Source information:
Predicted 3D model of a 124-nucleotide RNA (FMN riboswitch aptamer (RFN element)) from a Chloroflexota bacterium. Rfam family: FMN riboswitch aptamer (RFN element). Rfam links the family to the GO term FMN binding. About the family: The RFN element is a highly conserved domain that is found frequently in the 5'-untranslated regions of prokaryotic mRNAs that encode for flavin mononucleotide (FMN) biosynthesis and transport proteins. Of the family's consensus pairs, 97% are formed in the model. Lineage of the source: Bacteria > Bacillati > Chloroflexota.
RNA sequence: AUUGGCCUUCGGGGCAGGGUGAAAUUCCCGAUCGGUGGUAUAGCCCACGAGCGUGUUGAAAGGCACGCAGGAAUCAGUGUAACUCUGAUGCCGACCGUAUAGUCUGGAUAUAAAGAAGGCAGUC
Numbered sequence: 001a002u003u004g005g006c007c008u009u010c011g012g013g014g015c016a017g018g019g020u021g022a023a024a025u026u027c028c029c030g031a032u033c034g035g036u037g038g039u040a041u042a043g044c045c046c047a048c049g050a051g052c053g054u055g056u057u058g059a060a061a062g063g064c065a066c067g068c069a070g071g072a073a074u075c076a077g078u079g080u081a082a083c084u085c086u087g088a089u090g091c092c093g094a095c096c097g098u099a100u101a102g103u104c105u106g107g108a109u110a111u112a113a114a115g116a117a118g119g120c121a122g123u124c
Stems, first nucleotide, its partner, number of pairs: 001123003005120006017029003031103002033093002035048004043091002051068007073089005095106001097104001
């Protein structure tokens, strides 16, 4: 320096106040939050993760393969470069339960993941 290897640790935030109602943190007013990698600094540009199904493997936990689902941005300014910065206005949010949920409850103190950091080993 590098890697189809091993180990350890880390790895998601959020409805104040009010209205209606028998009942709502779910409706209405309003409030509030923003995982990971890439790229001029990104919830809404590209990509990934969390969910579900089928097949296969396995004693099991789980692994592997394939598939399904999965939201949202414009304008102006600066600049070599920004859909990322600054200003303005706007928008979005899996599944289960429940008076209809991004924010409550639950799967999930994740057995976890995208990944991040460190160490070991191998190779050069």